[in-house]
RNA sequence: GCCCUGCAAGCUCAGAAGGCAGAGCGCCGGUGUGAAGAACCGGAGGUUGCCCGUUCGAUCCGGGCGCGGGGCA
Numbered sequence: 001g002c003c004c005u006g007c008a009a010g011c012u013c014a015g016a017a018g019g020c021a022g023a024g025c026g027c028c029g030g031u032g033u034g035a036a037g038a039a040c041c042g043g044a045g046g047u048u049g050c051c052c053g054u055u056c057g058a059u060c061c062g063g064g065c066g067c068g069g070g071g072c073a
Base pairs, nucleotide, nucleotide: 001072002071003070004069005068006067007066010025011024012023013022019056027043028042029041030040031039049065050064051063052062053061
């Protein structure tokens, strides 16, 4: 330098033919307990890495950039 791949909640990840974003764990509150844990109930939490483009509409499509991983030279 070139190619491939990943980037979504605090962490690990799912996501639809483009239609307004979810799970598990964690966190907060409650039930429960002598007090905890487990279990159960409820809740908060995300500019979907950044910019531009396409579109009525982009997490999803196209381009550039950034960061991580892999391969080639």